This is a predicted structure of an 85-nucleotide RNA (c-di-GMP-I riboswitch aptamer) from Salibacterium salarium. The sequence is in RNAcentral, with records from Rfam. Model confidence (mean pLDDT): 88 of 100.

[in-house]
């Protein structure tokens, strides 16, 4: 430096869900809680997915739309612990 994650050590993260806060929502943050995770660390660049406030269309119902989200959907990029080869 690259590949791999069977066993081990030190540890790490935290789904559902509950409470509080923020938000139009999706969702996020904090505190409990653990389904899982060897990058479940970081990053919305490409694709996917979620939401649709504002905007546009419509007589209305409603439809379209990301400048909002999701890294625990995948790929790219980037950093890193331990062990084995």
């Nucleotide at each position: 430096u690259g590949a791999u994650g069977a066993a081990a050590a030190a540890g790490g993260c935290a789904a559902a869900u509950c409470c509080a806060u923020u938000g139009a929502a999706a969702a996020a943050u904090g505190g409990g809680g653990a389904c899982g995770c060897a990058a479940a660390g970081c990053c919305a660049c490409g694709g996917g997915c979620c939401u649709a406030a504002a905007g546009c269309a419509a007589u209305u119902a409603u439809g379209c739309c990301a400048a909002g989200g999701u890294a625990g959907c995948c790929g790219a990029g980037u950093u890193a612990c331990c062990a084995u080869c």
The source organism's lineage runs through Bacteria, Bacillota, Bacilli, Bacillaceae and Salibacterium. Of the family's consensus pairs, 95% are formed in the model.